The RNA shown here (transfer RNA) has 75 nucleotides and comes from a Candidatus Bathyarchaeota archaeon. The organism belongs to Candidatus Bathyarchaeota, within Archaea. The coordinates come from a structure-prediction model, not an experiment, and the mean pLDDT is 80.
């Protein structure tokens, strides 16, 4: 310089392709039972405008465009 993939909550992943009403699970966080206590075990609860900016739409994590990391392959 050209091309492909990929960025989702503190972590790690699933949702994208086909757009739908509260963003889901696990594992941490926080309450609280339970024990003398800790662990391990059972309830319970917060967090998320989904890499950042614009468009399209009644509605976007999900379609489009640029832009920022990565990471590959061409040259």
């Nucleotide at each position: 310089g050209g091309g492909g993939c990929c960025g989702u909550a503190g972590c790690a992943g699933a949702g994208c392709c086909u757009g739908g009403u509260c963003a889901c699970u696990g594992c941490g966080g926080c309450c609280u039972c339970c024990u003398u206590a800790u662990a391990a075990g059972g309830g319970g609860u917060g967090g998320u405008u989904c890499a950042g900016g614009g468009g399209u739409u009644c509605a976007a994590a999900u379609c489009c465009c640029c832009u920022c990391g990565g990471c590959c392959c061409c040259a």